[in-house]
Molecule: small-subunit ribosomal RNA
Organism: uncultured Gammaproteobacteria bacterium
RNA sequence: AGAGUUUGAUCCUGGCUCAGGAUGAACGCUAGCGGCGUGUUUAAGAUAUGCAAGUCGAACGUCGUCUUGUUGGUGCUUGCACUAACAAGAUGUAGUGGCAGACGGCUGAGUAACACGUAGGAACCUACCCCUAGGUAGAGGAUAGCCCCGGGAAACCGGGGGUAAUACUUUAUAGUCUUGCAAAAGUAAAGGGCGUAACUGCUCGCCAAGGGAGGGGCCUGCGGCCUAUCAGGUAGUUGGUGGGGUAAUUGCCUACCAAGCCUAUGACGGGUAACUGACCUUAUGAGGGUGAUCAGUCAGAGGAGCACUGAGAUACGGGCUCCACACCUACGGGUGGCAGCAAUCAAGAAUAGUUGUCAAUGGGCGAAAGCCUGAACACGCGACGCCGCGUGCGGGAAGAAGCUUUUCGGAGUGUAAACCGCUGUGGCAGGGGAAGAAGCCUUCGGGUUGACGGUACCCUGCUAGAAAGUAGCCGCUAACUUCGUGCCAGAAGCGUCGGUGAUACGUGGGCUACAAGCGUUAUCCGGUGUAACUGGGUGUAAAGGGUCUGUAGGCGGUCAUUCAAGUUACUUUUCAAAGCCCUCUGCUUACCAGAGGAAAGGGAAGUAAUACUGUAUGACUAGAGUUAUUUUUAGGGUAAUCGGAAUUCAUAGAGGAGUAGUGAAAUGCGUUGAUACUAUGAAGAACACCAAUGGCGAAGGCAGAUUACUGGAAAAUAACUGACGCUGAGAGACGAAAGCUAGGGGAGCGAACCGGAUUAGAGACCCGGGUAGUCCUAGCCCUAAACGAUGCUCGCUAGUUGCAUUCCAUGUUGAUUUUUCAGUAUGGGGUGUGGCGAAGCUAACGCGUUAAGCGAGCCACCUGGGGAGUACGACCGCAAGGUUGAAACUCAAAGGAAUUGGCGGGGAGACACACAACUAGUGGAACAUGUGGUUCAAUUCGAUACAAACCGAAGCACCUCACCAAGGUUUGACAUGUAGAUGCAUCUUAGUGGAAACACUUCGAGCCUUCGAGGGUUCUACACAGCUGUUGCAUGGCUGUCGUCAGUUCGUUCCGUGAGGAGUGCCGUUAAGUCGGACAACGAACGUAACCUUUGCCCCAUGUUAUAUUUGUCAUGGGGGACUGCCCUGCCGAUGGUAGGGAGGAAGGAGAAGCAGACGUCAAGUCAGCAUGACGCUUACGCCUUGGGCGACACACAUGUUACAAUGAGCUGGACAAAGGGUUGCUAAACUGUAAAGUGGAGCUAAUCCCACAAACCGGCUCUCAGUGGGGAUUGAGGUCUGAAACUCGACCUCAUGAACGCGGAAUUAGUAGUAAUCGCGGGUCAGCUAAACCGCGGUGAAUACGUUCUUGUCUCUUGCACACACUGCCCGUCAAGCCAACAAAGUCGGAUGUACCCGAAGGCUCACAUUUGUGGGACGAGGGUAACGCCGGCGAUGGGGACUAAGUCGUAACAAGGUACCCGUUCUGGAAGGAGCGGGUG
Repeated sequence: AGAGUUUGAUCCUGGCUCAGGAUGAACGCUAGCGGCGUGUUUAAGAUAUGCAAGUCGAACGUCGUCUUGUUGGUGCUUGCACUAACAAGAUGUAGUGGCAGACGGCUGAGUAACACGUAGGAACCUACCCCUAGGUAGAGGAUAGCCCCGGGAAACCGGGGGUAAUACUUUAUAGUCUUGCAAAAGUAAAGGGCGUAACUGCUCGCCAAGGGAGGGGCCUGCGGCCUAUCAGGUAGUUGGUGGGGUAAUUGCCUACCAAGCCUAUGACGGGUAACUGACCUUAUGAGGGUGAUCAGUCAGAGGAGCACUGAGAUACGGGCUCCACACCUACGGGUGGCAGCAAUCAAGAAUAGUUGUCAAUGGGCGAAAGCCUGAACACGCGACGCCGCGUGCGGGAAGAAGCUUUUCGGAGUGUAAACCGCUGUGGCAGGGGAAGAAGCCUUCGGGUUGACGGUACCCUGCUAGAAAGUAGCCGCUAACUUCGUGCCAGAAGCGUCGGUGAUACGUGGGCUACAAGCGUUAUCCGGUGUAACUGGGUGUAAAGGGUCUGUAGGCGGUCAUUCAAGUUACUUUUCAAAGCCCUCUGCUUACCAGAGGAAAGGGAAGUAAUACUGUAUGACUAGAGUUAUUUUUAGGGUAAUCGGAAUUCAUAGAGGAGUAGUGAAAUGCGUUGAUACUAUGAAGAACACCAAUGGCGAAGGCAGAUUACUGGAAAAUAACUGACGCUGAGAGACGAAAGCUAGGGGAGCGAACCGGAUUAGAGACCCGGGUAGUCCUAGCCCUAAACGAUGCUCGCUAGUUGCAUUCCAUGUUGAUUUUUCAGUAUGGGGUGUGGCGAAGCUAACGCGUUAAGCGAGCCACCUGGGGAGUACGACCGCAAGGUUGAAACUCAAAGGAAUUGGCGGGGAGACACACAACUAGUGGAACAUGUGGUUCAAUUCGAUACAAACCGAAGCACCUCACCAAGGUUUGACAUGUAGAUGCAUCUUAGUGGAAACACUUCGAGCCUUCGAGGGUUCUACACAGCUGUUGCAUGGCUGUCGUCAGUUCGUUCCGUGAGGAGUGCCGUUAAGUCGGACAACGAACGUAACCUUUGCCCCAUGUUAUAUUUGUCAUGGGGGACUGCCCUGCCGAUGGUAGGGAGGAAGGAGAAGCAGACGUCAAGUCAGCAUGACGCUUACGCCUUGGGCGACACACAUGUUACAAUGAGCUGGACAAAGGGUUGCUAAACUGUAAAGUGGAGCUAAUCCCACAAACCGGCUCUCAGUGGGGAUUGAGGUCUGAAACUCGACCUCAUGAACGCGGAAUUAGUAGUAAUCGCGGGUCAGCUAAACCGCGGUGAAUACGUUCUUGUCUCUUGCACACACUGCCCGUCAAGCCAACAAAGUCGGAUGUACCCGAAGGCUCACAUUUGUGGGACGAGGGUAACGCCGGCGAUGGGGACUAAGUCGUAACAAGGUACCCGUUCUGGAAGGAGCGGGUG
């Protein structure tokens, strides 16, 4: 300090998320030691048990026990025992009395308050302590304890008797004190101990004063939470007077009087909360969050109320009363309060021992010893936190084993281990052993006190021995691989991962980080400038109020004086201690502790300064305004009147069949006379031309003309006022259209509605009608895309060019005698309104003196999307509705601008057999072939929009073969290697079973060799072979397609924040990004073209097998030739390009054809051609064999063949090719056969021989329009050939048979010239062939193209886009299903509070009566009850909407002109999106 995430990519806006730190934490896994800290955050829930506040005998009386003494008595052993009284001492229970139980300890419920913090103030109190100076003298009556009696279960209580005090009462005194001007009046006490023979004395107390210290009470300024969906609150309320009350001020209380007081600077109400020092975080800023431990304050003690005592309490371990709860009970009545320390239960994710000691520190009492002290000090438990230490150290292999991985070579774990040496923090054993201790007692010598603890620490010995985990490893974010799984299981903080090669799940290995801990969860701050004071924004991203007037408030021109409030400086004081920071010191270090110091900042007081702001005063004129004069101006407003055109209607005339309407129609109107035409009349509404990015108005808005009234603005000149100004929360006024109320009006238009069309439907678009409404008056409504999506005001910052209006100057024209008036031209100054633009700004688009620039002032508004401008509440409204305006829940985006593509039922340009024109077809028939489907044991598999379908297959009877049935085989049909065995290689006879493969049997011959082994063969065993098994979505290679379309890029440079752009766009041109011109581009590459091949013309060379021969047709090889080169014309930016024509030429503008396929697209095709990763099978998914199947057949499609005939068919005679193939071959002549073919064998390894007669064509004859002599399917019979084998399932020949079919619906294909059409020939594959296919060859040889509107496809530019999987896109709403949260709801349950009334405890106050305590009444009073209302919350049948959920239904509203442009407001309407009307916006 940043990072991830919206997009195909970019910039911005904007949210979400992460990395850091922290915690009184909890949970998971793990765990060696020590120190210092810390530990019920929840139920202020309930508590068994023990302890936590006593002490004083030197205040007092008594009692018990013990000791001593004295006296008496008894027993008697005459000095012992017992006993009684008294005295002294010690000790103990209870009591009177004093002091302390108001501190200490706990908790945070309540409290939004003078509770707290800070700084001040005046009207107060203060026990114990300190200081000062005094006093302490008399008298008296009770009472507890105790004894007796009584009641009660108990707690306890009542009566009688008697007793003490530092208890109580009273008298005296009073210098101080209180009251009072004074005089004067009033107010107190207690003694105890030591000591003495006794007094004096010493000491602790007591009383009354003054002062101090410390403590406390009261008042005030300022400071610190949320909420306006809480806007008015308040009757003791605000003030005064009298009285009361308090320690003291005060409505603190009371009577009376007045009517005040608080409040948008937020009263009152509601919610939440103890406050602070501080702590956490952060840039050690500003802020934000927290208020554990420690410290200060406050508050509370089961829930409430109340007082008493006291210096102090409205009292945690005191009291009274009520309530709730619990316990005891003899049912009459009693008792209790852990938010003290431990502990228990409960609650909870969760928080410890019923420990030791008063040794230290501190507290209470006491003269003191001392006693008490769960305060405190210690120990214990918990990794809860921080800090420190350890789990060893050195050596030790090119590196063991194991594990993991592997390309099988290795690599990793890894010097890690083993092994050798060393050390001893720790551990164990033994020995020693503290400080913390000051005090106290004392016979003055001394004695004595440690819970922790035999602890810390020190010494010695032994021992590497007990001692490492957790989380992570896709990016953010350091760290990678294997296997398993297969959108499953699961992960996840965000982005996301997982559908068979997962570095993301689970596991192993390895690695990374931290480490006795590590992760997770929760919360806070940070990052987040994402609430912006420091430090943000509002044209389009969220955001300017619809507009103006104006209140409070905020801000405010020039000069002078004044004050010194703000401001600045200095001084003083304060902000407790602790903490943070700095320095030093003590624990072995650190944490920790101790000592000292300091900054910044806050408050208060004082002094000083006076620039700025402010106060007050005085002046000024530049802001603002007023008046006058001269002008000027206009759809500004209101009211009245008037006008013409048009429309409709009515009447009349004339007329005679249609009219109207549409994409096309129909409904409608019309012979009862429409429309069209003419005349007259009526009505209502709106005002053509002028008319304009022209005018006016604050905005909404305003348009015929005239008149009346009225508002504003601009310019010029002169004078005046003298800051009077700007903005403006609330408030007020205005506010299009639609809509509402009442009354008018109603021509046209026209929601709703009714018809007609369109359509799958059509609640729409289109058509015919038509009601509200539109108009007027009066009153409401108050919203719009109320927009410049841009608040108002002021100042400053280049220009240029229009328009409107006005003023000035100059010139000029006309009128006028001049002045003057009207017009016009140029220049200049204002005001308003537009365009373009410097600087600057902006995310960009854009804005740019009319700012979105640079500044100032004030207001309004924004803070992710949805839910939602919704719900609830409030206010307004007649209603519709408006204003204000949430939350739960849900998503990780939503969004702005611009970029590149793609797309458009957008535009422009161009091309192509794309259309058009022409020719021949396909689609109908039969057959062939392929495919789908069906069938089957199997009909193997793949291809399957164009770009599959005579495709893989250039040839399925077996084989092929992958399929099916059956039979067989297992190191295998085939390869390599290892080990062992081997007369086994090789040849061969015969047999059995069998469909064959195969199995079993059998006769015979018989290995090589350098003699060491080795080689070969076979068998056995093991490694392995094998697979047309899967994945073309793991791949290579190859191929198709867009497309032979003209495109696709790069370097440098320039533009842009960037994605990107320019170059490659523009103007011409081309088949072409082909070329030229111009140009922020200049060059280049892959494509195009060309090079190459064939062909057309010529030349040269050669001449086999061609040619009868010459020759050179021909063949082979090599050259030339064509380049817009020449001429003419048109166009252009003109040394050129292009188009047209001509000459010459075999060929003319690419001569014709082939080859050649840019960057890329389609996860296109192929694992079955081949190769190949991974997976699968391994006595089978391998291999062998026989037979079958790939050939099935209701049907559908595709590609072809043959035809339907006379431009023909048959027969006959005659003519002319090219290119190929041939030795397992082509096969001649000749003969046989009707023929297929056979016999035969010449020739040919091919310019030699053969296949091999080309056919269409030409001549002649027959046929004569007929299902015919067209057509040949189908079928029967007989043959030929190939081949082991033609049944399933070959071709051919002969004879016979003689089907459909008479030119083909919708639709659709090919072709632009040697092309189509037509005619035959050859070849490959191949034993043969289902070839009518494919690949070639030549023969004959057309027609047509006006043209680019339309269809299809493509290219370029441009435009819109909500698309980017890219229109087969995206996307809206209802309905149906599931689930979730909130809202409404009859009601129901609960909570808190106030009001009225009733009852009313304790208690103090008050009144009366009694007076020894008292009795009774009154008003208050906790609480209880009744009633009505309001508020908050829980549940709630049902209802309406909302969010979410891979593949539901209906439509297609939006995005492109989205197919009716969309959107805003409003009204009506419809299954739904939506539609329509009116007004508005352009997004």